[in-house]
Context: one part of a larger RNA
Molecule: large-subunit ribosomal RNA, domain II
Organism: Aggregatilineales bacterium
RNA sequence: GCCUGCGAGUUUAUCUCUGUGGUGAGCUUAAGGGAGGAACACCCGGAGGCGUAGCGAAAGCGAGUCUGAAUAGGGCGCGUGAUCGCAGGGAUAAGACACGAAACCUGGCGAGCUAACCAUGGGCAGGGCGAAAAUGCGGUAAUGCGCAUGGGAGGCCCGAACCCACUGAUGCUGCAAAAUCAGGGGAUGACCUGUGGUUAGGGGUGAUAUGCCAAACGAGCCAGGAGAUAGCUUGUUCUCCCCGAAAUAGCUUUAGGGCUAGCGUUGCGUGAUGAGUGCCGGAGGUAGAGCACUGGAUGGGCUAGGGGCCGUCAGGUUACCGAACCCAACCAAACUCCGAAUGCCGGACACUUUAGCGCGGCAGUCGGACGGCGGGAGAUGAGUUUCGUCGUCAAAAGGGAAACAGCCCAGACCCACGGCUAAGGUCCUUAAGUCCAUGCUGAGUGGAAAACGAUGUGAUUGUGUUCGGACAGCCAGGAGGUUGGCCUAGUAGCAGCCAUCCUUUAAAGAGUGCGUAACAGCUCACUGGUCAAACGCAGUUGCGCGGAUAAUGUAACGGGGCUAAGCAUGGCACCGAAGCCAGGGGAUCGCAAUUUCUGAGGAAGUUGCGAUCGGUAGGGGAGCGUUCUGCGGGCGGUGAAGGCAUCCUGUAAGGGGUGUUGGAGCGCGCAGAAGUGCGAAUGCAGGC
Numbered sequence: 001g002c003c004u005g006c007g008a009g010u011u012u013a014u015c016u017c018u019g020u021g022g023u024g025a026g027c028u029u030a031a032g033g034g035a036g037g038a039a040c041a042c043c044c045g046g047a048g049g050c051g052u053a054g055c056g057a058a059a060g061c062g063a064g065u066c067u068g069a070a071u072a073g074g075g076c077g078c079g080u081g082a083u084c085g086c087a088g089g090g091a092u093a094a095g096a097c098a099c100g101a102a103a104c105c106u107g108g109c110g111a112g113c114u115a116a117c118c119a120u121g122g123g124c125a126g127g128g129c130g131a132a133a134a135u136g137c138g139g140u141a142a143u144g145c146g147c148a149u150g151g152g153a154g155g156c157c158c159g160a161a162c163c164c165a166c167u168g169a170u171g172c173u174g175c176a177a178a179a180u181c182a183g184g185g186g187a188u189g190a191c192c193u194g195u196g197g198u199u200a201g202g203g204g205u206g207a208u209a210u211g212c213c214a215a216a217c218g219a220g221c222c223a224g225g226a227g228a229u230a231g232c233u234u235g236u237u238c239u240c241c242c243c244g245a246a247a248u249a250g251c252u253u254u255a256g257g258g259c260u261a262g263c264g265u266u267g268c269g270u271g272a273u274g275a276g277u278g279c280c281g282g283a284g285g286u287a288g289a290g291c292a293c294u295g296g297a298u299g300g301g302c303u304a305g306g307g308g309c310c311g312u313c314a315g316g317u318u319a320c321c322g323a324a325c326c327c328a329a330c331c332a333a334a335c336u337c338c339g340a341a342u343g344c345c346g347g348a349c350a351c352u353u354u355a356g357c358g359c360g361g362c363a364g365u366c367g368g369a370c371g372g373c374g375g376g377a378g379a380u381g382a383g384u385u386u387c388g389u390c391g392u393c394a395a396a397a398g399g400g401a402a403a404c405a406g407c408c409c410a411g412a413c414c415c416a417c418g419g420c421u422a423a424g425g426u427c428c429u430u431a432a433g434u435c436c437a438u439g440c441u442g443a444g445u446g447g448a449a450a451a452c453g454a455u456g457u458g459a460u461u462g463u464g465u466u467c468g469g470a471c472a473g474c475c476a477g478g479a480g481g482u483u484g485g486c487c488u489a490g491u492a493g494c495a496g497c498c499a500u501c502c503u504u505u506a507a508a509g510a511g512u513g514c515g516u517a518a519c520a521g522c523u524c525a526c527u528g529g530u531c532a533a534a535c536g537c538a539g540u541u542g543c544g545c546g547g548a549u550a551a552u553g554u555a556a557c558g559g560g561g562c563u564a565a566g567c568a569u570g571g572c573a574c575c576g577a578a579g580c581c582a583g584g585g586g587a588u589c590g591c592a593a594u595u596u597c598u599g600a601g602g603a604a605g606u607u608g609c610g611a612u613c614g615g616u617a618g619g620g621g622a623g624c625g626u627u628c629u630g631c632g633g634g635c636g637g638u639g640a641a642g643g644c645a646u647c648c649u650g651u652a653a654g655g656g657g658u659g660u661u662g663g664a665g666c667g668c669g670c671a672g673a674a675g676u677g678c679g680a681a682u683g684c685a686g687g688c
Stems, first nucleotide, its partner, number of pairs: 001688006011094013026050003032044003054061002064076004097235002100232001104225006115199009124189001126158003129154001134149005162186003166183005201217001203213003210219001238623006248261005262365002264362007274353005279347004288338001289336002294332003298328004305321002307318004368393010398409003413585003418581003424575003427560003433572001435571006446562001452546002456543010473530005479503003484498003509524001513522002586613012624677001626674007634666002642661008
C1' cells in the first nucleotide's frame, strides 16, 4: 500500500411540539399484589399526578380579583377541553455521535541504572625528579649559613593495567536504542573499584548540568478517580424527490466560541395585504457648480498702519511691506447664494408578476473571495485594508477568454448522429468568409510600458511667399568713410564697453558663424542673374518610430504562419453552448374533469392544461436493504445458505432467472424490535 472483518447521534428520566389511538369533565395509575405453564395479555391497587377557576405579597374574595377613596381607569382572568399510551422532531440531566491530550488527585512499586553517604574489603607494571629531617665536614664570637653523604616528600613528572571521554573517521534498517578504529586526558589521589546497606516523587541526591532517581524526569513508574476536560483537529457508513441559506447587526474576559435578531425550511391560519413599471404627492443637501458665509490662495488698484530716509519738534518724503475696501481669475470632507440624476417614503388607479403577513416545529450561518461603480486608510502602492451598492464564485456544470473559483455569454430533470442563436469566431492547427466596400498602418506595429524626443505618414484648420518668377541649387556681387570710439601689448565686423551714423548703390549689418597674435582668409544677412512652379510657418487629429536591459530555450500572437490572416468604418453570410425551438419520456406543484373508497371533513387513482425540476450548510418527503421476534403460509440431499459466471428487470437503493460450485439449512406476506448499511478517522485486527 491493497484486501477482508470490526468501526461513530445510543439508552434512561423529565419537558415540549407533530402524527396516530383510547377515554372524556374527566383522564391515569405508582410501588405492590392476584390467578396462571408462560407472556409485552388479564385482574386488583386511586397513594399520587394532570385537568375541571382565577386574582392577590397575603389575610382573603371568587367569574371575577388586584390596585385604589372609588360603583373610575388599568393589570391578570372568565365567555371551556382535557388526559393517558404509541411513534417521530427538539431540549435538559447524564460519558450523550466516535476517537484523541498535555495535565490534576489518591494509593502503592522502585537507589540490581544512576546521585550522595555509611560499613567492610580489593587495585595501581615500570621508569624519572630528588623536599624536609638526620650525619659528617667547613665556617661564625655565637646563630644564620655553605658543601658532601644520606634520605625518599609530592592532589610532582613519563608511562601500562584501571578510570575518563578532548579530536577525527567509520557506523547511522549499526556489532551497538551511544559502538568501533586511530589518536587524546588522569594514572598515590578531591584516585579507581567489589560486596553489604541508607536517602523516594508536594520527595531524594546533586564540586548546579535542572543533572540523576531502571534506555525520553521543569517533577519517576504502576493501578485507580476515569469514558477527567478538549469553545480544538479528524472521522461519521443505503437511495431517490421538493425547497434552499449565511459569512451581517447588537451583546459577550468576546473576536476561529456563543446568545437574540436577520436570511432557509416545514405545518396551520389569513386571503391580495407582496414585488416591478407608469402616474401623483413628499422629505433631502450628494455629484456638479458657486464664492453670498467660514477659511485658503494669486495679480492689479486704492487706503489705514508699519519699515527706510530727512528733520530738534511739528512734520515731510519713499521705485519698501501692507489689513480693510474695489476689480479680475481660483480652491475646500468637516464652506454653501445654489443644486441635479438615482435612491428613499406615501398614494387611488392601470399593466406585468407572485408573493406578503400572523402563530408554531426544525435548522444552519457570525473566517468570505474577486470584479464594476462611489468613498476612507495606504504611496490617487499591493492578489493590501475598511465601508456603501450591484454582480459572480462560495453552493454553478456548459460555451468563450490557449491553460485560468470570482471576467464575458449562459443557469444542466432524462433520451437522440434534428434545427436556431449568445459571447466569441470563420487561412491551417480548428467548426465556419482566404466574403464585399472604403480608408489607414510598413512598424511583424498588430503581438507589453512613461516622461520626453523626431522634416515617419494620412486627414484637417489658420497664416504667409509666388509667373510683376517665389522656395532649393548654381553663377556673380556682398562696397566706401573705417582699423567707428574706448579699452588694450595688440583687438581692424567677430575678448569686452559705448554708439550703431553717413555715402556709393541692384544690394551689402559699424556685421551671422568659422578663423588670425593682430591682420589676412572663408561664410552669412542682403542684391542681381540663371532656372522654372509651386514653396514656408503655426495648430488640431488618425496610425506608426525611438525611449525598451534578466536570469534552462524561441518564450510579451496558444502555435504555424500572416502585409492581411493587422487597424478603422459600414454590410451580407456562416460557425458556435447542457441557452432557445421541435420530438419522446419522467417527477413535483397548481387548476379542471372523472372513477373508487369514506367516519362525508376528505383520501387515492386516471386524463387534460399550465408552471417548475443546478445546488454546499440545512429543512421537509418517500423508499431500498441487513439481523432478530410474532402470526400466516412455503421451499430444501431430485440439493438450503454462501461463492463464481452470465442474462433479464426497476427512476435509485435493489429485485429475479439460468448454469456451476457448495453440502444443510432458507425465503415470502403482514406486523414489530434494532449492536441496521463504510472508502477515508497518521482508525483497530488479520492476511498478502